[in-house]
RNA sequence: UGAGUUGGCCAGGCGACCGCGCGGUCCUUCGGGGUCUCGAGGAACGUCCGGGCUCCGCAGGGCAGGGUGAUGGCUAACGGCCACCCGGGGUAACCCGCGGGACAGUGCCACAGAAAGGAAACCGCCUCUCGGCGCCUUCGGGCACGGGGAGGUAAGGGUGAAAGGGUGAGGUAAGAGCUCACCGCGCUGCCGGUGACGGGAGCGGCACGGUAAACCCCACCCGGAGCAAGGCCAGACAGGAUGCGUUCGAGGGCUGCCCGCCCGAGCAUCCGGGUAGGCUGCUUGAGCCCUGGAGCAAUCCAGGGCCUAGAUGGAUGGUCGCCCCUCGCGCUGCGGCAACGCGGCGUGAGUGACAGAACCCGGCGUAUCGGCCAGCUCAUCCG
Numbered sequence: 001u002g003a004g005u006u007g008g009c010c011a012g013g014c015g016a017c018c019g020c021g022c023g024g025u026c027c028u029u030c031g032g033g034g035u036c037u038c039g040a041g042g043a044a045c046g047u048c049c050g051g052g053c054u055c056c057g058c059a060g061g062g063c064a065g066g067g068u069g070a071u072g073g074c075u076a077a078c079g080g081c082c083a084c085c086c087g088g089g090g091u092a093a094c095c096c097g098c099g100g101g102a103c104a105g106u107g108c109c110a111c112a113g114a115a116a117g118g119a120a121a122c123c124g125c126c127u128c129u130c131g132g133c134g135c136c137u138u139c140g141g142g143c144a145c146g147g148g149g150a151g152g153u154a155a156g157g158g159u160g161a162a163a164g165g166g167u168g169a170g171g172u173a174a175g176a177g178c179u180c181a182c183c184g185c186g187c188u189g190c191c192g193g194u195g196a197c198g199g200g201a202g203c204g205g206c207a208c209g210g211u212a213a214a215c216c217c218c219a220c221c222c223g224g225a226g227c228a229a230g231g232c233c234a235g236a237c238a239g240g241a242u243g244c245g246u247u248c249g250a251g252g253g254c255u256g257c258c259c260g261c262c263c264g265a266g267c268a269u270c271c272g273g274g275u276a277g278g279c280u281g282c283u284u285g286a287g288c289c290c291u292g293g294a295g296c297a298a299u300c301c302a303g304g305g306c307c308u309a310g311a312u313g314g315a316u317g318g319u320c321g322c323c324c325c326u327c328g329c330g331c332u333g334c335g336g337c338a339a340c341g342c343g344g345c346g347u348g349a350g351u352g353a354c355a356g357a358a359c360c361c362g363g364c365g366u367a368u369c370g371g372c373c374a375g376c377u378c379a380u381c382c383g
């Protein structure tokens, strides 16, 4: 200098004028007025997870259903985060993983191929045997081509995602773990590690294929509904019909079913009428910032400091000027063979990326203009 990779931060700025919202405070003719602090996000989006909080149950048990899936930690919890193991990708930094089980069972492995699970031989290779045809012949036979049968073989070739271990050597009629070396696999044990797991050693020629993001099995976890939850106040109206029931129990107990238990005098269905207003919940939080300590880290502990929207048809905006940024046009400088890259001046335009709180918080996913900072890896060059 270039390429790559990981993490963090910002999210137009300044000024003036006018205009909004909660709250504090002063004044008030009670209508309101003055003044002060504060007033959208890194994702507020998705509603995919987990909670806080509220209500129901408080009473449990079983089944169904759902979620997660290497190990160890963090956390209120999680399907999150951190570290680390194994496998895969990459030269590497680093990234990815629906990461328990195929000897509980069921299913599937199409096509191709001889053959897809306890087999088998399509082309081949070897041995024996029986012929055919051509040439040569010293008439014993020899050479070349080709066919049938019997036996051996799975090393070579082909098919495929995958072919009953791999490479090499020896051996064999030709071959084969047939033998040997190494690798792989199985068993046993030693060492290191909290653990997943890793490293070494010895013995054994040695194996029942794959697939569970197929059904399934195993381990662990899981009440439900949700701020339109819930609570309070005010106000208005109009009841009727049918069925069941009042301790021999209708109905109810909030994902579904069953058992059990509890409440219970009214309930269920249909037709019709009224209200849809106000207050609260509603922002002090598993909150934020700084310093120190522990830890590889996630994070935790201690001390100090701060209060930063709370609307309800839904506030935080409009105008002007300057700067910044983006785009178009014109002129122009530098580097470069060029392509192209980086600038400068003038002018015009621009709500200038993605986007907008609604009970709150921790995550994940998605969208995104422009910029800044730091670490690491590789390549090249200089000192």
Stems, first nucleotide, its partner, number of pairs: 001379010012323007020039002023036005041354001045365002048363005053226004060259004065222005071083004085099001086097004100217002105215002107211003122157002124153007132145001134143003165183006184206001185204004190199003230280004239271006251263003287306008324352001325350011
This is a predicted structure of a 383-nucleotide RNA (Bacterial RNase P class A) from Demequina sediminis. Rfam family: Bacterial RNase P class A. Rfam describes the family as follows. Ribonuclease P (RNase P) is a ubiquitous endoribonuclease, found in archaea, bacteria and eukarya as well as chloroplasts and mitochondria.